[in-house]
Context: one part of a larger RNA
Molecule: small-subunit ribosomal RNA, 5' domain
Organism: bacterium
C1' cells in the first nucleotide's frame, strides 16, 4: 500500500454491473422444483351433430339405443425421469491435473444395406365378492395394444476348420400419394468405462508394512482388461527416491498480490470428481447401484381405531436453532435451453427478471454566477483587532436529480397471423428544489488554539501522554484528509 464471498460502529441521495448462509452435511411447517403422448390401447364421461324401438300428440315435444366429430379423466403402454439443480460431508486417491493407449460400451442423432410374413397366451383399467380406521390389499370375472410368447424368413450376424448350428420385427396417421415408426447388421459422430509414464499438503516425537497379500495355471463373471472373485501351485510385494500409520484436505481453469521469482486463496462462473438423514444392497434401463424410485437396517419425526402406517429442502422460496454474520413463502415461460409430441401445445423455482443488503466495483448528484456594510452570531484576542468568511444574506441563471402528466421504439424471429414477466429512451409542467457525513490534528504522518480535569477521568498502533499553564485525555472553535461513504477489527501478500 494493495485485497476481502467480511463483520461491527458513525453516517447515508440515484443509477449501473456484479455479489449474498464462509457457522450445525443440524432439524424442518406450507406451496412449487418432471413430465408428456389419444396420431400405441380398451375404456369412463361431458357437449354437440344426425337417425331413433317407444311414450305422448292438433301443432309439436320427451326418448331407452345406434352412428359420427370434439373436449376431459384414470389405468395399460411408450419416451423422459441417470440431465437440469443443490452441496463440499467424505476422499493425499488413477479422485484431479497432463501424456500415451485400448482387453470395451453407447438410448436418441447421421450415412448404408435387408427386411416388417404367420398365430397365439395373458392382464390393468372395469364389473362382482371380501378384508382394513388408514396406507392399502385380496379372491373371481371378462378384455385391448407399438405389452408378452410361439412359428416362419435370413441380406446380415454369432459360434465353427468346414460342414452346419443359432438368431428379428409393430403398428399408427392419411381418400391416396406418402409420413412417422418397428426389426437385424456395418459405418459415423456423442458421451463413457478401463489402463498408464509425470505431477498432487504437514509429522520420523508415525520404520517397518502386508495373506487375496505378490506372482503363476484354470474357471467364474463382466461391455471389456484385470486377485474382480474362486479353486490349485510358488513365496512373493512394498519401504529413508518415506512404505504403513497420523493429522489436515475436494481437485483443476483461475483469483490475490508481487518488478519479477514466488507466496496465500480455491467464493461467484467453467470443467472434473464425491454425496443426498445415515449404512446395506439389488431391480429397471442404453446410461444408476439412482436428491425428490424400491428393499433392508438404525436414528429421528408424524399419523393411528393400538393392529399398523408415513416422512427425508446438500432443488426455489420460506421456518426454528447455532452464530459477528448473508436475501422474498415473489413474476414469467416473453427470451435461451431441456422433456414430450407429427403438431397445436402443456411441462419446467433450469433459465430470464423483479424484490431485499453502500456487500463490492463504477459512474452521477448534493447547485451555477455575480455578491464587503467585509451584516449578525461563534472562536480567539496583545482589546486595537484576526478569522470562520463571498461564506451567508441578497440579485440572476440551470434542473443532472426528484415530483406529476403525455408519448415511443427496441430485446423478436420465424410467408402472414398471433404473442413481452421485466426493463429502456422521449417530451411538457414545476420549483434550488429530495440529498454530507466521518476519521484523524505529540513524533512516525497532513492538519493547533481556548476551556474543562489535575497519575483522576480517560488515551494509546509503536515510542509513550495525565501528579495546575496537557497542541497527546474530555469539549468547543479553527484546520487536515477521504467521501455516500468514513473508520475499527479479523486474514492473505
Nucleotide at each position: 500500500g494493495g485485497a476481502u464471498g467480511a463483520a461491527c460502529g458513525c453516517u447515508g441521495g440515484c443509477g449501473g454491473c456484479g455479489u449474498g448462509g464462509a457457522u450445525a452435511a443440524g432439524g424442518c411447517a406450507u406451496g412449487c422444483a418432471a413430465g408428456u403422448c389419444g396420431a400405441a390401447c380398451g375404456g369412463a364421461u361431458c357437449a354437440a351433430u344426425u337417425u331413433g324401438a317407444g311414450a305422448u300428440u292438433a301443432c309439436a315435444u320427451c326418448a331407452a339405443g345406434a352412428a359420427u366429430u370434439g373436449g376431459u379423466c384414470a389405468g395399460u403402454g411408450g419416451c423422459g425421469a441417470a440431465c437440469g439443480a443443490g452441496u463440499u460431508a467424505g476422499u493425499a486417491a488413477c479422485a484431479c491435473c497432463c501424456u500415451g493407449g485400448u482387453a470395451c460400451g453407447u438410448a436418441c442423432c447421421c450415412c448404408g444395406a435387408a427386411g416388417u410374413g404367420g398365430a397365439g397366451c395373458a392382464u390393468a383399467g372395469c364389473c362382482a365378492g371380501c378384508c382394513g380406521a388408514a396406507a392399502g390389499g385380496u379372491u373371481g370375472g371378462a378384455u385391448a395394444a407399438u405389452u408378452c410368447u410361439c412359428c416362419a424368413u435370413g441380406u446380415g450376424g454369432u459360434c465353427g476348420c468346414a460342414a452346419g448350428a443359432c438368431u428379428a420385427a409393430a403398428g399408427u396417421c392419411g381418400c391416396a400419394a406418402g409420413a412417422c415408426g418397428c426389426u437385424u447388421c456395418g459405418g459415423g459422430a456423442u458421451c463413457g468405462g478401463c489402463c498408464u509414464a509425470g505431477g498432487u499438503c504437514c509429522c520420523a516425537u508415525c520404520a517397518g508394512c502386508c495373506a487375496g497379500u505378490u506372482g503363476g495355471u484354470g474357471a467364474g463373471g463382466u461391455a471389456a482388461u484385470g486377485g474382480c472373485u474362486c479353486a490349485c501351485c510358488a513365496a512373493a510385494g512394498c519401504u529413508a527416491c518415506g512404505a504403513c500409520g497420523g493429522g489436515u484436505a475436494g481437485g483443476g481453469g483461475a483469483g490475490c498480490u508481487g518488478a519479477g521469482a514466488g507466496g496465500c486463496u480455491g467464493u461467484u462462473c467453467c470443467c472434473c470428481a464425491a454425496c443426498g438423514a445415515c449404512g446395506a444392497g439389488a431391480c429397471u434401463g442404453a446410461g444408476a447401484c439412482a436428491c425428490g424410485g424400491c428393499u433392508c437396517g438404525u436414528a429421528c419425526a408424524c399419523c393411528u381405531a393400538c393392529g399398523g402406517g408415513u416422512g427425508g429442502c446438500a432443488g426455489c422460496a420460506g421456518u426454528c436453532g447455532a452464530g459477528a454474520a448473508u436475501a422474498u413463502u415473489c413474476g414469467a415461460c416473453a427470451a435461451u435451453g431441456g422433456g414430450c409430441g407429427a403438431a397445436a401445445g402443456c411441462c419446467u423455482g433450469a433459465u430470464c427478471g423483479a424484490g431485499c443488503g453502500a456487500c463490492g466495483c463504477c459512474g452521477c448528484g448534493u447547485g451555477c454566477a455575480g455578491g464587503a456594510u467585509g451584516a449578525a452570531g461563534g472562536u480567539c484576542u496583545u482589546c486595537g483587532g484576526a478569522u470562520c468568511g463571498u461564506a451567508a444574506a441578497c440579485u440572476g441563471c440551470u434542473u443532472u436529480u426528484c415530483u406529476a402528466u403525455u408519448u415511443u421504439a427496441g430485446a423478436a424471429a420465424g410467408u402472414u397471423a398471433u404473442u413481452g414477466a421485466u426493463c429502456a429512451g422521449a417530451a411538457u409542467a414545476g420549483g434550488a428544489a429530495u440529498a454530507a457525513g466521518g476519521a484523524g490534528c505529540u513524533g512516525c504522518a497532513a492538519a493547533c488554539u481556548u476551556c474543562g480535569u489535575g497519575c483522576c477521568a480517560g488515551c494509546a498502533g509503536c515510542c509513550g501522554c495525565g501528579g495546575u499553564a496537557a497542541u497527546a485525555c474530555g469539549a468547543a472553535g479553527g484546520c487536515u484528509c477521504c467521501a455516500a461513504g468514513c473508520g475499527u477489527u479479523a486474514u492473505c501478500c